Description
SAM riboswitch aptamer (S box leader) from Rhizohabitans arisaemae, 139 nucleotides, folded computationally. The coordinates come from a structure-prediction model, not an experiment, and the mean pLDDT is 75. It was read from a public genome assembly, where an Rfam model found it. Lineage of the source: Bacteria > Bacillati > Actinomycetota > Streptosporangiaceae > Rhizohabitans.
[in-house]
RNA sequence: UGCUCAUCCAGAGGGGUGGAGGGACCGGCCCUGCGAAGCCCCGGCAACCCUUCCGGCGCGCGCUCGCACAAGCGAGGUCCGCCCGGGACAGGUGCCAAUUCCGGCCUGUGGCCAAGGUGGUCGCGGGCGAAGAUGGGGG
Numbered sequence: 001u002g003c004u005c006a007u008c009c010a011g012a013g014g015g016g017u018g019g020a021g022g023g024a025c026c027g028g029c030c031c032u033g034c035g036a037a038g039c040c041c042c043g044g045c046a047a048c049c050c051u052u053c054c055g056g057c058g059c060g061c062g063c064u065c066g067c068a069c070a071a072g073c074g075a076g077g078u079c080c081g082c083c084c085g086g087g088a089c090a091g092g093u094g095c096c097a098a099u100u101c102c103g104g105c106c107u108g109u110g111g112c113c114a115a116g117g118u119g120g121u122c123g124c125g126g127g128c129g130a131a132g133a134u135g136g137g138g139g
Base pairs, nucleotide, nucleotide: 001139003137004136005135006134007133008132013042014041015040016039017038021031022030023029025104026103027102028101043096044095045094048092049091051088052087053086054085055084056083058082059081060080062079063076064075065074066073067072100131105127106126107125108124109123110122111121112120113119
């Protein structure tokens, strides 16, 4: 820096330094001199990777048995590989305001405006895109 898979409605603070910004971008709306971003110290959350335990036949027909020339079919489940669920957790990241703060694409619906065509606007839903973030894997 790009590709790919998964997740994103939960969770988690204090101190020091610093001095005006920050919430990716755009439009909103928020946070912030009762001190932003950044950096340092201590703490915490999470379970993505890693290590490990328990459960499931759930997948494979790899394994065992039966039928069958074979292809394949059926049963089993102790082993192997994978997957799903629930724990533990030294370490590797990451994170510790607001649903990824809301919207930005598609769509349903209610009100209002307009109305020749067909739209505009405010709200309430749904979905999958787009964009983004984090982790894993491979370039």